The part of an RNA shown here (large-subunit ribosomal RNA, domain I) has 540 nucleotides and comes from a Bacteroidales bacterium.
Its Rfam family is "Bacterial large subunit ribosomal RNA". Its family is annotated with structural constituent of ribosome and ribosome in the Gene Ontology.
The coordinates come from a structure-prediction model, not an experiment, and the mean pLDDT is 84.
The source organism's lineage runs through Bacteria, Pseudomonadati, Bacteroidota, Bacteroidia and Bacteroidales.
Context: one part of a larger RNA
RNA sequence: GGCGUACGGCGAAUGCCUUGGCUCUCAGAGGCGAUGAAGGACGUGACAAGCUGCGAUAAGCCUCGGGUAGGUGCAAAUAACCUUUGAUCCGGGGAUUUCCGAAUGGGGCAACCCGGCCAUUUGAAGAAUGGUCAUCCCGAUUUAUCGGGAAGCUAACCCAGGGAACUGAAACAUCUAAGUACCUGGAGGAAAAGAAAACAAUAGUGAUUCCCUAAGUAGUGGCGAGCGAACGGGGAAUAGCCCAAACCAAUAUUGUUACGGCAAUAUUGGGGUUGUAGGACUGUAAUAAGGACUGUAAAUUGGUAGCAGAAUACUUCUGGAAAGUUGAACCAUAGAAGGUGAUAGUCCUGUAAGCAAAACCGAUUUACUACCUAACAGUAUCCUGAGUACCGCGGGACCGGAGAAAUCCUGUGGGAAUCUGCCAGCACCAUCUGGUAAGGCUAAAUACUCCUGAGAGACCGAUAGUGAACUAGUACCGUGAGGGAAAGGUGAAAAGUACUUCGAACAGAAGAGUGAAAUAGAACCUGAAACCGUACGCUU
Numbered sequence: 001g002g003c004g005u006a007c008g009g010c011g012a013a014u015g016c017c018u019u020g021g022c023u024c025u026c027a028g029a030g031g032c033g034a035u036g037a038a039g040g041a042c043g044u045g046a047c048a049a050g051c052u053g054c055g056a057u058a059a060g061c062c063u064c065g066g067g068u069a070g071g072u073g074c075a076a077a078u079a080a081c082c083u084u085u086g087a088u089c090c091g092g093g094g095a096u097u098u099c100c101g102a103a104u105g106g107g108g109c110a111a112c113c114c115g116g117c118c119a120u121u122u123g124a125a126g127a128a129u130g131g132u133c134a135u136c137c138c139g140a141u142u143u144a145u146c147g148g149g150a151a152g153c154u155a156a157c158c159c160a161g162g163g164a165a166c167u168g169a170a171a172c173a174u175c176u177a178a179g180u181a182c183c184u185g186g187a188g189g190a191a192a193a194g195a196a197a198a199c200a201a202u203a204g205u206g207a208u209u210c211c212c213u214a215a216g217u218a219g220u221g222g223c224g225a226g227c228g229a230a231c232g233g234g235g236a237a238u239a240g241c242c243c244a245a246a247c248c249a250a251u252a253u254u255g256u257u258a259c260g261g262c263a264a265u266a267u268u269g270g271g272g273u274u275g276u277a278g279g280a281c282u283g284u285a286a287u288a289a290g291g292a293c294u295g296u297a298a299a300u301u302g303g304u305a306g307c308a309g310a311a312u313a314c315u316u317c318u319g320g321a322a323a324g325u326u327g328a329a330c331c332a333u334a335g336a337a338g339g340u341g342a343u344a345g346u347c348c349u350g351u352a353a354g355c356a357a358a359a360c361c362g363a364u365u366u367a368c369u370a371c372c373u374a375a376c377a378g379u380a381u382c383c384u385g386a387g388u389a390c391c392g393c394g395g396g397a398c399c400g401g402a403g404a405a406a407u408c409c410u411g412u413g414g415g416a417a418u419c420u421g422c423c424a425g426c427a428c429c430a431u432c433u434g435g436u437a438a439g440g441c442u443a444a445a446u447a448c449u450c451c452u453g454a455g456a457g458a459c460c461g462a463u464a465g466u467g468a469a470c471u472a473g474u475a476c477c478g479u480g481a482g483g484g485a486a487a488g489g490u491g492a493a494a495a496g497u498a499c500u501u502c503g504a505a506c507a508g509a510a511g512a513g514u515g516a517a518a519u520a521g522a523a524c525c526u527g528a529a530a531c532c533g534u535a536c537g538c539u540u
Base pairs, nucleotide, nucleotide: 001539002538003537004536005535006534007533008532009531015525016489017488020460021459022457023456024455025454026453027452028451029449030448031153032152039100040099041098042055043054044053046078050074051073061094062093063092064091065090066089070082071081072080105114106113107112115133116132117131118130119129120128121127135150136149137148138147139146140145157188158186159185160184161183162182168175172222198205199204209236210235211234212233213232219227220226240441241440242439243385247270248269249268250267251266252265253264254263255262256261275419277384278383279382280381281378282377283376284375289373290372291371295368296367297366298365299364300363301362302361303360304359306355307354312328314327317324329346330345331335337349338348339347390414391413392412393411394410395409396408397407400426421436422435423434424433425432476483477482496524499511500510501509502508
C1' cells in the first nucleotide's frame, strides 16, 4: 500500500408523514371607488426585529345577539393586568380610520412642501384647530352659482377599433400562420345576437343563441400547402314587443289679416306599429282579462353566530402508553372524518335525524299599487324610416383568392320607386314563391372564475406538488424593465440533561439524571452510497 471483517465520522438518498399545492363538481357571488378604492408609506405592544391585526379611540372603541371559564395573536418566559357585575372568543350593525395613491386647493423627486376663504381659540402680530377650494360632461336658472354624473382599480369570459411575424407551403411572392399574438376603447354578470325586405322549392318551416349531426360533404385553393359551409334532421331553452309617420289637441314663436281667423315652424300629449298588408279616416261596439313587475305590507324560506345529539368509566394478555389481542355487552335515520401515548361505532370533536336569530342581506308567494296591452265593417283620400335602396370605381366580410359571382359592409362619384310600390330566391330575364329594408328594445338555453362555502380525486407528497407547506414574490441579483432561490419532521409529553469532574472555555466531553428509546440531545425520525478514519486478520 491492497483486500476483508467489525466499529465510527461525514453525508444526505430512501422509507414513513403532511400543515401546502393541483384538477374538478355543486351552490353562492360576480364587483370595489370622490361617503376617497385597489395598492402602499409610517406608526401602533410593558419589553417588540419580522409576520398578523389595527389607525393618534391605533393586536383595538360602542352596541345588539351567540357562548361559558378562562384570557392578554404567531410565540416560549417574565412583569403587570382583565374576567361569573360574563372577559377572551364567534356573528350582525356602528364609530374611529395618520400620510401617499384616480388624489381632486397649488406644487412635487409618492408617502413631502406651500397656500386662499369661512368659523373657533388668542388683546394684536403670529400661530393652531375644524371645514372648504381640481378638471370634464349634463341639467337648472336670477349668468353667477347650484344640483347630478364621470374619473381610478380589477383573474378570465364578451363586443368593437387597429393589427404582426416566426412558421407551413419541405425555397418563395398569391396563400398559410390569423383576424391569432399584441395595442386601444367599452360593457355586463354574463356579453353579443334576436322577432324575417329569412330559409326553402311547387311541399313546407317560422326570432336569436348553444350542442350533436349533416361533413371533412358541397365548395374554395400557386386546384399547392391548406381552408371549409349551408339546407335538412335530433336536442337545450323558449317570448315577444316599442317608436317614426298619417290624424287630433295644447303651448310658444313667426308670417299674414277684412282682427273673426288662417298658415308655417318648434316642443309636448293623444293616436299608431303591419304583409292574408296594416294604420289614419268614416261608422258600430266595448270596460274585462292578462303581462316580461315599480313600491309598500305580510307570510314562507335561505344565508351571516350557534344548540342539542345514542351506545363499554367492562375484561385477559403484551406494552412506556391500548384504540391491538381475549372474553362479554350495547347503539345505530349516527359504522363520514379527524383526534386521543399503536389500529376506537359506544373516550373527545363530530356524524344521522332535529332545532335556533336581537340585527343585516337574499329569494318566493299573496294583497294593494305604479306601468303596458284589446274588437268588427267600409276602402275614395292620406301615411308606412332618402343622399337611403340601387349602379360605376376601390377595398373588406362570407365556404367562395374577381371568378359567370349572388348576398352583406362601405371610401368615392352618380342616384330611385312610394303598395298598381319595393326586396330576395347565387350573373341576368320571365313565371312562380317568400318577404316588407333604409328606427329601437328584449329573459332563458351559452362563455368565464380574482373570490366564498361544501365536497371529490386509479392527482403530488418536500429536487414532487404553485416560484412559494417555512419571515416568498421574501433573501439576493440588476441603473432599470426584470430575474428570483434555498429552507418541513426531537419526543406521547420538554419530562429540553439538576449536580459533579476534565478543560482556558459560553467549545467539547465523562459521569449522574429524564425518557420506552438520548447512536431520539435540539447540527435532534429513518439515516443508503460516494468520501475519511480506528482496531484486528490476511497479503505485497